């Protein structure tokens, strides 16, 4: 340099045109317990990597950039 894949919550990841964008773990509060742990209930947490475009409507499609991974040279 070229090709492919990935980027969504603090972390690991779902979601692939229309649902208030979700789960698990972590964090916080509560129940339980003599205490801790386990278990259960609830809460918090997101400008979906950035810009532009298509569309009535974009996390999702197109494009350019940025970052990461793999392969080729």
């Nucleotide at each position: 340099g070229c090709g492919c894949c990935c980027g969504u919550a603090g972390c690991u990841c779902a979601g692939g045109g229309g649902a208030c964008a979700g789960a698990g773990c972590a964090g916080c509060g509560g129940a339980c317990u003599u205490c801790u742990a386990u278990u259960c209930c609830g809460c918090c947490g997101g400008u979906c990597g950035g810009g532009g475009g298509u569309u009535c409507g974009a996390a999702u499609c197109c494009u350019c950039c940025c970052g990461g991974g793999c392969g080729c040279g």
This is a predicted structure of a 73-nucleotide RNA (transfer RNA) from a Nitriliruptorales bacterium. Its Rfam family is "tRNA". It is annotated as a transfer RNA. The prediction has a mean pLDDT of 81.